RNAcentral holds the full RNA, with entries from SILVA.
Small-subunit ribosomal RNA, central domain from a metagenome, 346 nucleotides, folded computationally.
Rfam family: Bacterial small subunit ribosomal RNA. Gene Ontology terms of the family: structural constituent of ribosome and ribosome.
Context: one part of a larger RNA
RNA sequence: UUGGGUUUAAAGGGUGCGUAGGCGGUCCGUUAAGUCAGUGGUGAAAUCUCUCGGCUCAACCGUGAAACUGCCAUUGAUACUGGCGGACUUGAGUACGGACGAGGUAGGCGGAAUUUAUGGUGUAGCGGUGAAAUGCAUAGAUACCAUAAAGAACACCGAUAGCGAAGGCAGCUUACUAGACCGUAACUGACGCUCAGGCACGAAAGCGUGGGGAGCGAACAGGAUUAGAUACCCUGGUAGUCCACGCCGUAAACGAUGAUCACUCGAUGUGUGCAAUACACCGUACGCGUCCAAGCGAAAGCGUUAAGUGAUCCACCUGGGGAGUACGUUGGCAACAAUGAAACUC
Numbered sequence: 001u002u003g004g005g006u007u008u009a010a011a012g013g014g015u016g017c018g019u020a021g022g023c024g025g026u027c028c029g030u031u032a033a034g035u036c037a038g039u040g041g042u043g044a045a046a047u048c049u050c051u052c053g054g055c056u057c058a059a060c061c062g063u064g065a066a067a068c069u070g071c072c073a074u075u076g077a078u079a080c081u082g083g084c085g086g087a088c089u090u091g092a093g094u095a096c097g098g099a100c101g102a103g104g105u106a107g108g109c110g111g112a113a114u115u116u117a118u119g120g121u122g123u124a125g126c127g128g129u130g131a132a133a134u135g136c137a138u139a140g141a142u143a144c145c146a147u148a149a150a151g152a153a154c155a156c157c158g159a160u161a162g163c164g165a166a167g168g169c170a171g172c173u174u175a176c177u178a179g180a181c182c183g184u185a186a187c188u189g190a191c192g193c194u195c196a197g198g199c200a201c202g203a204a205a206g207c208g209u210g211g212g213g214a215g216c217g218a219a220c221a222g223g224a225u226u227a228g229a230u231a232c233c234c235u236g237g238u239a240g241u242c243c244a245c246g247c248c249g250u251a252a253a254c255g256a257u258g259a260u261c262a263c264u265c266g267a268u269g270u271g272u273g274c275a276a277u278a279c280a281c282c283g284u285a286c287g288c289g290u291c292c293a294a295g296c297g298a299a300a301g302c303g304u305u306a307a308g309u310g311a312u313c314c315a316c317c318u319g320g321g322g323a324g325u326a327c328g329u330u331g332g333c334a335a336c337a338a339u340g341a342a343a344c345u346c
Base pairs, nucleotide, nucleotide: 004317005316006315007300008299012314014201015200016199017198021194022193023192025088026087027086028085029084030083031082033081034080035077036076037075038074039073040072041071042070049065050064052062053061054060091191092188093187094186095184096183097182098181100179103177104176105175106174107173108172109171110154114150115149116148117147118146119145120144121143125136126135162169163168206247207246208245209244210243211242215241216240220236221235222234223233258313259312260311261310262309263308266291267290268289269288270287271286272285273284274283295302296301319346320345321344328339329338330337331336
């Protein structure tokens, strides 16, 4: 490379937008580039294959044929693909109407709890644990009451629920804003799918500058435990966690399952629309779940939300270790990230 694969054995890019490229609905006409057929030319010799022959055979050599699967020219064919022209509406989009949701950004407001401060009541303990101790407390703690301040997070509702491309999103409210969905079938008329590079977004931790700092809490200190205890437990506690702006660009970024389209029995629950409406359980569209037919699978299992049956495009894999290392390059303030071997060894 071919072939075969990618839920769990190696392997789906973290996610989206999108360029080049690849692929692409129905009908009519035209063209004849691809495609198919005929003819002509060319395709050196040697080699290869076959026939016959020469060295006593063979290797080797010679004769002839075939072949050289190709290229060029020309004459035709027109189903399919392509080019050009025209038409269509089912793919795609738009419009109008409706309803939906923790979708996003910015601002305002709220109560509970916690901690602290001040004042009051009050007296000897509090706290913590398996048990203790460190710690706090007669300079009046803990407890209870009142007042004030601060920061962070939003109990119940709450869901096997909803929204978002993913990361993710939850007190209430206002403004701005994005979206899928349903209904109508009015408009455009293939405008589509995928996407190497590229661009944007991207949890937590971490970094820079400036704020903020209640609780929690890496590091650190002390007390325990223990043979030891650089831990688990306890008392403290700095970065951080929070905000603004700018970086970083990684995760078991997981459904460990790329995107899009079509097809292939059913049952049941649930969310949001539409339709219909009383002797009863039925319709339809798009989601979110559970169980199963066929089929698939090494099995576990998957099963109209496929891991089934097909199509298009992209990404990735090719024994274990060495190694996501070395070197080089690119990005980054750094931490590091991306790309990514070999020797050797089993």